[in-house]
């Protein structure tokens, strides 16, 4: 480079509970462990997700729409333990 958890040291932390921020999807704290060899960072590209303001229809209401969000969706990029193997 590459390939894996087989050893050692161990890292993260799904759901759910509370609590705080948010219009929401979400996101933080503390608890909690479904899983992960990069579930370690990045919203660049593709998807998903929410629609606040804003714009159209309108009787109630509905409808587009990211400059918001998800990195535990895929892809791509930086970075990193241990082991094999070249």
């Nucleotide at each position: 480079u590459u390939c894996g958890c087989u050893c050692a040291g161990g890292g993260c932390a799904a759901a759910c509970u509370a609590g705080c921020c948010g219009a929401a999807a979400g996101g933080u704290u503390a608890g909690g462990a479904c899983g992960c060899a990069a579930a370690g960072u990045c919203a660049c590209c593709g998807g998903c997700c929410u629609a606040a303001a804003g714009c159209c229809c309108g009787a109630g209401g509905g409808g587009c729409c990211a400059g918001g969000g998800c990195g535990g969706c895929g892809g791509g990029a930086c970075u990193g333990c241990c082991g094999a193997a070249c």

c-di-GMP-I-GGC riboswitch aptamer from a Deltaproteobacteria bacterium, 86 nucleotides, folded computationally.
NCBI's taxonomy places the organism under Bacteria, Pseudomonadati, Myxococcota, Myxococcia.
Of the family's consensus pairs, 95% are formed in the model.
The coordinates come from a structure-prediction model, not an experiment, and the mean pLDDT is 87.
It was read from a public genome assembly, where an Rfam model found it.